Predicted 3D model of a 1467-nucleotide RNA (small-subunit ribosomal RNA) from a rock metagenome.
């Protein structure tokens, strides 16, 4: 820094996904060590145990133990320890947690109505008395916790009094306010020491107040009664509706109140190039909380380990009653994916008390447990083969693993054993860590590697197992017998005491765009206007100095962060400096820009005059055409309709066609690519009312301007209310037709509507799919409104200039298209709107509507896409042109019948297998009785029917011959060769490697063949055009059978194909003739050559190409034929012709043998034959080929059969003899008379005949003898344009035999073709496209079936907030205070007085009750669409004109896609 993924394949737009960094982590697998750090992110669930906040005998009395003195034994004194108690400091700090909190809570900067123990400093004081009370002694209640009476006593406890530097009141004269002592020392003068009290200053530390900053939601818009202010009282440390009663009616809010959701803020932290984004553990700093919630109390501050209430809930309990709060350190438990020891020690560093010693301190420091995370280190280090072994793969020849091991020398970080041993401790003492870090010696390569990945991104490939199973996956996708994508292994990669998933964050993502996007068609410009706020805004001058901008001070803790230096070997980690730190605040200075204010200007906007065009709006009246209806009149059988009809109408007179009438809606020609309005829109004339707009004068105003969130207006059709209307059209209906159906398209009708008046709806493809306004930016050219010039008698016409409103097209733009002074160009200003498809423009809720519905508008799920534009195909029931026997024109057939033969079914033990639209079917098969043969029953074989090699044995084997058997196959007779003597050769036996498969896979393959198609195509190279796919050439104009050829052109040229070049056939010439011919060498037979090339001559075309016509000439424009098949397509066909990979069989899936079967037969089809007859059939006579083939072969002549054929054997290895014969159709003559026939020949039945081991299953032929369908064949559908079809026989390969097939060959010998409208099938250009497996394609919607989220829903259940009313704890404050009362007064001494307390009342008050709402949620029988899901059902709406062009809003209708109505839009 990018990468993967839509497409055949490209730009482009968008989303997903990946590759990094991070983590308080978790899990999997594996785990050696050490140094720093981190560790309940869930249950602010509940918690046993123990511990964390106490301390001071220098404030105080007073018990207990000890020890010493004294002693009148009663006791008293010191001392030391040790116990509660009063007191006093502290328990408001450390430490925990983040529930809640969206708030001055926190972060910055500021203020000040204020408080501040303990500390500092300075100023003054400490003088003289009272009176209680805990502890403690009695009594008493209670399980306990714990109380309650009475007695006694002390203090730095507590109250008077005196003083008052000072302080508070008060306008002031003045009035009010303290205090405490202990301890050493001591020669009892006193000195010290530490306390205490007032008052000021400080320091720390806090409390208010306060601009400025930082979550989401408007599907929360209003929200407030102390609410906002004022006065008066109260209150507070202090302002302050903080409180109270009274006045006043205000305050907050679209710069976002209020409500709801969420959330502890920050320094930082992760992340990134920044800006940002997300977070807020650990450390630090504020805030908040301590089992909920409520409350005071001490106090300098106030409450996690204090009171008091009320609830939940746990313990104890004697049932009366009572205790308790680990969010403090370790621990349990429960929740979880998941988070540690109930460790040490106060050594240090801190903190609390103490004069101090010194106590406390789960604060800290430290250890333990955990790879949870960083950093370090090691598991060795050199050497060591042309390379062990083993494993792995192989093309069997290696190859990999691999110097890796072994081995050989060496080192000893760790590791273990000994010995020493800290630093942290600044006078002293004092060391948990810790016998630890370190250091020395000795000792052993010695104890120590794993995880994750190799399909592509993304670094690393192979076997072998599995077969869309099992499984992998982050994305795309791997997997259906050859998986680098599963699993194993072997080899690689990456990274290491880790290695991986997962989850979360930031980054990649310029994918929310301040840095830094967009809105024609890709998601997005509101239908259109008006306009309030709100944002911008013309030229000049002067003034201010708000912005701005510099400077200068103070802020911006600490730690982090960089950067230097330095300290633990090193690093992680720490320490000093120092940079930075875009916020803030003050102070100063500038004055250009933006802001104010002030003045001026006129260019912007506005106004005047004066012309000008217009379907621009509203009203009212009028006109004519045509359509229907009405009434007459003619007239007389049909009309209408349609692709064709058919409903309708019509002898009751329609339609036509005349003259009258009456309605109502529209307004032809003109008209336009034309005008006008802001949009929607607006067309027949006139009158009235009315809005806008444009030119020209430059006369007036003096920025008055531009946008414009909300708002307010208008807003085609549809539809809606309510009244009229109603001619003509017409949703819905009802017929008719088309269909498979037709709820449609097309016809006959015809209801709302459509038109009018009122008033609603408020939407559309409302589109230029482009928002207003403003300036800049080449031109051409058409058009409408105007002015001016010139020219003219005057208009035209030229030329200039302002405004609309089309086409082209430079720069520029743009993904492309395509935009282009009417931008989508270049810049500015406002508004509006988009963030990946689907769900959905839905659901909810809200606001509008009478209702239809309109608007605002999600969310779960779900998919890897969804889209624009272009671009090559292909493709169309799009368009052009051009072609083929493709139609058409014509000739014979086929389809109907017999039979032949394939194929499909069916049937069998098998009917072997293979070919299956054209392009399978007389095809593999150019020839299935056995063999063939691959199938099926049986009987046999197991190194094998066949191939090469090794061992061993053995001498023959084979062929004959004989015997069993169906045969295979067994037994039986008979039976070697060379030799250097060692053995070789042949064979045949066991044996061991192998043989062998027509077993599978043509979808693994080679090679060979079909098709498109003998169709005219298909591509390269530079080179040009495009961002690019890809274009150009190859398109265009002719013209050809042809990308053949010419001309044209950003293209020149080349290749593969065409044509030639090869074969034959026809002519002529040479040449040589055997076996031909009697001869010639004429025909004829093989060889060589000639001949045609649009050469010539008219005419046509572009002085072309080339077309027509004609001469010659055997043949004329390729002369007939033939061979020749371009890049490709069909995963066309073939493992069963062959060959191969890879699976599979191995006494068998293999190999031999006999015998069936492949030949079966209700029945479809495809290819043929013969034929239905007289252009024939029989019988008789008579002519004429060619190509062939031939020794296991064709056979002559004669002879025998009525035939087949026998017999017989001359001739030929063939231009020689033979097949072969009179070739047949033809050509004469007889007869046959239209009949199932003298037609046709099936099928049987008898005799025969040939080939073969062998005709039954199963061959061919002959004879006699039977004579069945059939009388030209339906829909359909084949071949052929000339020596062809057609009719005819001929020969040849297969082959022992078997031919209607197949491939040749000759003989007679047609008809037609206007043309290219149509079917096929084919090229080329173009144009749609939603198709690319390419139309046999894509795709739509309903129905059934299945899972999934979701909305409704009669209800149900439950959370939060607030509200009316009841009740009311604790308190605090208030009122009262008759019961209680030490300290002060008073006093007659009895008691009053002041003041307190109890106790009652009462405000308010937390919870609790009642109750109607309100909001969010769970659940719900049903019930709605929606999503997804294999090959379900019906259609067939779309995409080509999608077969009725599509969509859009509406209205109706309809299993359903969808149909029709009206109105728009071209996408």
């Nucleotide at each position: 820094c990018g990468a993967g993924u839509u497409u055949g394949a490209u730009c482009c737009u968008g989303g997903c996904u990946c590759a990094g960094g991070a983590u308080a982590a978790a899990c999997g697998c594996u785990g050696g060590c050490g140094g720093c750090g981190u560790g309940c992110c869930u249950a602010a669930c509940a918690c046993a145990u123990g511990c964390a906040a106490g301390u001071c005998g220098a404030a105080c009395g007073u018990c207990c133990u000890c020890u010493c003195g004294c002693u009148u034994c009663g006791g008293u004194g010191a001392g030391a320890g040790g116990g509660a108690g009063u007191g006093g400091c502290g328990g408001a700090c450390g430490g925990g947690u983040g529930a809640g909190u969206a708030a001055c809570a926190c972060g910055u900067g500021g203020g000040u109505a204020c408080c501040u123990a303990c500390c500092u400093u300075g100023a003054g004081g400490u003088g003289a008395g009272g009176a209680a009370u805990a502890c403690c002694c009695c009594c008493g209640a209670g399980a306990a916790a714990u109380c309650g009476g009475g007695g006694a006593c002390a203090a730095g406890a507590c109250c008077g009094c005196a003083u008052a530097c000072g302080c508070u009141c008060g306008c002031a004269g003045g009035a009010g306010c303290a205090a405490a002592g202990u301890c050493c020392c001591g020669u009892c003068a006193g000195g010290g020491a530490u306390g205490c009290c007032u008052c000021a200053a400080g320091c720390u530390g806090g409390g208010c107040c306060u601009g400025c900053g930082g979550c989401u939601g408007a599907u929360u818009a209003g929200c407030u009664a102390g609410u906002u202010g004022g006065u008066g009282g109260g209150g507070u440390a202090a302002c302050a509706g903080c409180u109270u009663a009274c006045c006043a009616a205000g305050g907050c809010g679209a710069c976002g109140a209020u409500c709801a959701g969420u959330a502890g803020c920050u320094g930082g932290u992760c992340u990134g190039a920044g800006a940002g984004g997300a977070u807020g553990a650990u450390c630090a700093g504020c805030c908040a909380c301590a089992c909920u919630g409520g409350g005071a109390u001490u106090g300098a501050g106030a409450a996690c380990g204090g009171c008091c209430c009320a609830g939940a809930c746990u313990c104890c309990u004697a049932c009366g009653g009572g205790g308790g709060g680990c969010a403090g350190c370790a621990g349990u438990g429960a929740g979880g994916a998941a988070u540690u020891u109930u460790c040490g020690u106060c050594a240090a560093u801190g903190g609390g008390g103490g004069c101090a010693a010194c106590c406390c301190u789960g604060a800290a420091c430290g250890a333990g447990c955990a790879a949870c995370g960083c950093c370090g280190c090691g598991u060795g280090c050199a050497g060591g083969a042309c390379g062990a072994c083993a494993c792995u793969u192989u093309u069997c020849g290696g190859a990999g693993c691999g110097u890796a091991a072994a081995c050989u020398g060496c080192u000893u970080u760790a590791c273990u054993g000994a010995g020493g041993g800290a630093c942290g401790a600044g006078a002293g003492c004092g060391g948990a860590c810790g016998g630890u870090a370190c250091c020395u010696c000795a000792g052993c390569a010695a104890c120590c590697a794993g995880c994750c990945c190799c399909g592509g991104c993304u670094a690393a490939c192979u076997a072998c197992g599995u077969g869309c199973c099992a499984g992998c996956a982050g994305c795309c996708g791997c997997g259906g017998u050859a998986a680098u994508a599963c699993g194993u292994a072997g080899g690689g990669g990456g990274c290491a005491a880790g290695c991986g998933u997962u989850g979360u964050c930031c980054g990649g993502a310029g994918u929310u765009a301040c840095u830094g996007g967009g809105c024609g068609u890709a998601a997005a410009g509101c239908g259109c206007c008006c306009g309030c706020a709100g944002g911008c805004g013309g030229u000049c001058g002067g003034c201010u100095g708000c912005g701005u901008u510099c400077g200068c001070a103070c802020u911006g803790a600490c730690a982090a962060u960089u950067c230097a230096c330095g300290g633990c070997u090193u690093c992680a980690c720490c320490g000093u400096g120092a940079a930075g730190g875009g916020g803030g605040u003050g102070c100063g200075a500038a004055a250009a820009c933006g802001a104010g204010c002030c003045g001026a200007c006129u260019u912007g906007a506005g106004g005047g005059a004066c012309c000008c065009a217009g379907a621009g709006g509203g009203a009212c009246a009028c006109g004519g055409a045509a359509u229907u209806c009405c009434g007459g009149g003619u007239g007389g059988a049909g009309u209408g309709g349609u692709g064709a009809a058919a409903u309708g109408c019509g002898u009751a007179g329609a339609u036509a066609u005349c003259c009258g009438g009456a309605g109502g809606a529209a307004c032809a020609c003109c008209g336009a690519u034309g005008g006008c309005g802001a949009a929607g829109g607006c067309a027949g004339u006139g009158u009235c009312c009315u809005g806008g707009g444009g030119g020209u004068c430059c006369c007036c105003u003096g920025a008055c301007g531009c946008u414009g969130a909300g708002g307010g207006g208008c807003g085609a059709g549809a539809g809606c209310u309510a009244g009229g209307g109603g001619a003509g059209c017409g949703a819905a209906c009802g017929g008719g037709a088309u269909u498979a159906g037709a709820u449609a398209c097309c016809c006959c009708g015809g209801u709302a509507g459509u038109c009018c008046u009122a008033g609603c709806c408020g939407u559309a493809a409302a589109c230029g799919a482009u928002g207003a306004c403003c300036a800049c930016u080449a031109g051409a050219u058409g058009u409408c409104c105007g002015g001016g010039g010139u020219a003219u008698c005057g208009a035209c016409c030229c030329c200039c200039u302002g405004g609309g409103u089309g086409u082209c097209g430079c720069a520029g733009u743009u993904a492309a298209c395509a935009c282009g002074c009417u931008a989508a160009g270049u810049g500015g200003u406002c508004c509006g709107c988009c963030u990946g498809g689907g769900g959905a423009g839905u659901a909810c809720g809200g606001u509008c509507g009478c209702a239809a519905g309109a608007u605002u508008a999600a969310a779960a799920c779900u998919c890897a896409a969804a889209g624009g534009a272009a671009u090559u195909g292909a493709c169309g029931g799009g368009g052009a042109c051009c072609c083929g026997c493709a139609c058409a024109a014509g000739c014979a057939g086929c389809g109907g019948a017999g039979c032949g033969u394939g194929u499909g079914g069916u049937u069998u033990a098998a009917u072997u297998c293979g070919a299956u639209g054209c392009a399978a079917c007389g095809c593999g098969a150019a020839g299935a009785a056995c063999c063939u043969u691959a199938c099926c029953a049986g009987g046999c074989u197991u190194u094998g029917a066949c191939a090469u090699g090794g061992a061993c044995u053995g001498g023959a084997c084979c062929a004959g011959c004989c015997c069993a058997g169906a045969g295979a196959u067994g037994g039986g007779c008979c039976u070697c060769c060379c030799u250097u003597c060692g053995g070789g050769g042949c064979c045949a036996g066991u044996u061991c490697a192998c043989a062998g498969g027509u077993g599978c896979u043509g979808c693994a393959u080679g090679g060979c063949u079909g098709u498109c198609g003998u169709c005219a195509g298909c591509u390269c190279g530079u080179g040009c055009c495009g961002u690019g796919a890809g274009g150009u050439g190859u398109u265009g104009g002719g013209u050809u059978a042809a990308g053949u050829c010419c001309c044209g052109c950003a293209a020149c040229g080349a290749g593969c194909g065409c044509a030639a070049c090869c074969c034959u056939c026809g002519u002529c010439g040479c040449u040589a003739g055997u076996u031909a011919g009697c001869a010639a060498u004429g025909u004829c037979u093989a060889g060589c050559g000639a001949g045609a090339c649009u050469g010539c001559c008219g005419c046509g075309a572009u002085c072309a190409a080339c077309g027509u016509g004609g001469a010659g000439g055997a043949a004329g424009g390729u002369g007939g034929g033939g061979a020749u098949g371009a890049c490709g397509u069909c995963a066309a066909g073939u493992c069963a012709g062959c060959a191969c990979g890879g699976c599979c069989c191995u006494u068998a899936c293999a190999g031999c043998c006999u015998g069936g079967g492949c030949g079966a037969c209700a029945c479809a089809c495809a290819c043929g034959c013969u034929a239905c007859a007289a252009u024939g059939g029989u019988c008789g006579g008579g002519a004429c080929a060619a190509c062939g083939g031939g020794u296991c072969g064709c056979c002559a002549a004669c002879c025998c059969g009525c035939g087949a054929g026998g017999g017989g054997g001359a001739g030929c290895c063939a231009a020689u003899c033979c097949c072969a014969a009179c070739a047949a159709a033809c050509c004469c003559g007889a007869u046959c008379u239209c009949a199932g026939u003298u037609c046709a020949g099936a099928u049987u039945g008898c005799a025969g005949g040939c080939u073969g081991c062998a005709a039954c299953u199963c061959g061919c032929c002959u004879g006699c003898a039977u004579g069945a369908a059939g009388g030209u064949g339906g829909a359909g559908u084949u071949g052929c344009u000339a020596g062809u079809a057609a009719c005819c026989g001929u020969g040849g390969g297969u082959c022992a035999g078997c031919a209607c097939a197949c491939c040749a060959c000759g003989g007679u010998g047609a008809a037609u073709a206007c043309g290219u409208u149509c079917c096929c099938g084919g090229g080329u250009c173009u144009u749609g496209u939603a198709c690319a497996c390419a139309c046999c394609g894509c795709c739509c919607g309903u129905c059934a079936c299945a899972c999934c989220a979701c909305g409704a829903a009669a209800g149900u259940c439950g959370g939060c907030a607030a509200c009316c009313c009841c009740u009311g704890a604790a308190g605090c404050c208030g009122c009262u205070g008759g019961g209680c009362u030490a300290a002060c007064c008073g006093u007659u001494c009895g008691c009053g007085g002041a003041g307190g307390c109890a106790a009652g009342c009462g405000u308010c008050g937390a919870g609790g009750g009642u109750g109607g709402g309100g909001u969010c949620g769970g659940u719900g029988a049903u019930u709605g669409g929606g999503g997804u899901g294999a090959a379900g059902u019906c259609g067939u709406a779309a995409c080509a004109a999608g077969g009725u062009a599509g969509c859009c809003g509406u209205a109706c209708c309809g299993g359903a896609a969808g149909g029709u109505g009206c109105g728009g839009c071209u996408g």